RNA sequence: CGCGCUGGCGGGGCUCGGUGAAAUUCCGAACCGGCGGUAACCGUUCCGAGAGGGACGGAAGCCCGCGACCCGGUCGAAGCCAUCGGCCGGUGGACCUGGUGUGAGUCCAGGGCCGACGGUCAAAGUCCGGAUGGGAGUUCAGCGCG
Numbered sequence: 001c002g003c004g005c006u007g008g009c010g011g012g013g014c015u016c017g018g019u020g021a022a023a024u025u026c027c028g029a030a031c032c033g034g035c036g037g038u039a040a041c042c043g044u045u046c047c048g049a050g051a052g053g054g055a056c057g058g059a060a061g062c063c064c065g066c067g068a069c070c071c072g073g074u075c076g077a078a079g080c081c082a083u084c085g086g087c088c089g090g091u092g093g094a095c096c097u098g099g100u101g102u103g104a105g106u107c108c109a110g111g112g113c114c115g116a117c118g119g120u121c122a123a124a125g126u127c128c129g130g131a132u133g134g135g136a137g138u139u140c141a142g143c144g145c146g
Base pairs, nucleotide, nucleotide: 001146002145003144004143005142006141007140008138009137016028017027018026030126031125032115033114034066035065036064037063041058042057043056044055045054046053047052061113062112070090071089072088073087074086075085076084095111096110097109098108099107117129118128119127
């Protein structure tokens, strides 16, 4: 350094006002942004006389992909139904304008937009619930192999 196993870790957000019998659900304003990748930005550093070139680390809700949720198939000692689990497949939200520049989806400025399912005296990204669950992953700890 690579591979494997076990364990750990692994999601944030309604302060205020209005209407109403009733709303953290509507209206005005507020607040939040999982994981991997990429990145013209930032930091550190190395080479070089210089021009310039390289390394490492960080950096995107709306660029590429993944996960949660939901649906289907299949398997799980006979058949049917349900539940749970494994595997396979499907579904799965949202960005423009201006600036700089060889180049912007990423930088700077401005304005927008998005957010599973079930529940609820009233419609939920923010409340309650499935969930002390699952999880993309991480490389934090231990072990084994090469």
A computed fold for a 146-nucleotide RNA from Dactylosporangium vinaceum subsp. matsuzakiense, annotated as FMN riboswitch aptamer (RFN element).
The coordinates come from a structure-prediction model, not an experiment, and the mean pLDDT is 83.
The source organism's lineage runs through Bacteria, Bacillati, Micromonosporales, Micromonosporaceae and Dactylosporangium vinaceum.
RNAcentral holds the sequence, with entries from Rfam.